[in-house]
Record summary:
A computed fold for a 104-nucleotide RNA from a soil metagenome, annotated as SAM riboswitch aptamer (S box leader). Its Rfam family is "SAM riboswitch aptamer (S box leader)". From the family's description: The SAM riboswitch is found upstream of a number of genes which code for proteins involved in methionine or cysteine biosynthesis in Gram-positive bacteria. The coordinates come from a structure-prediction model, not an experiment, and the mean pLDDT is 84.
RNA sequence: CUCAUCACGAGGGGUUGAGGGACCCGGCCCGACGACACCCCGGCAACCACCCGACGUGGGCAGGUGCCAAAUCCGGCCCGCGGGCAUAGCGCGGGAGAGAUGAG
Numbered sequence: 001c002u003c004a005u006c007a008c009g010a011g012g013g014g015u016u017g018a019g020g021g022a023c024c025c026g027g028c029c030c031g032a033c034g035a036c037a038c039c040c041c042g043g044c045a046a047c048c049a050c051c052c053g054a055c056g057u058g059g060g061c062a063g064g065u066g067c068c069a070a071a072u073c074c075g076g077c078c079c080g081c082g083g084g085c086a087u088a089g090c091g092c093g094g095g096a097g098a099g100a101u102g103a104g
Stems, first nucleotide, its partner, number of pairs: 001104006011041005019030003024076004042068003047064002050060003072098001077095006
């Protein structure tokens, strides 16, 4: 850089001790009843590999990754719809952007 996926799923212990949820802004949430991080164990998942099957791109399998609060926690930019006096704020949907993971 390209492609695919991102509303599903999956927690116990130990160490540590104050922030954390990627970044900026706004919100919301988690956290001294110990979060986040790291380690151990456990688990989830079929992207790759492998096996079966025979086109329905299906089934199996944790070996390589990955993951285990909340939709990628939500919004920010654009479009449509609703409602509204409204080009305000709001709700719903779609897209973009950014990010994460995998494969190349």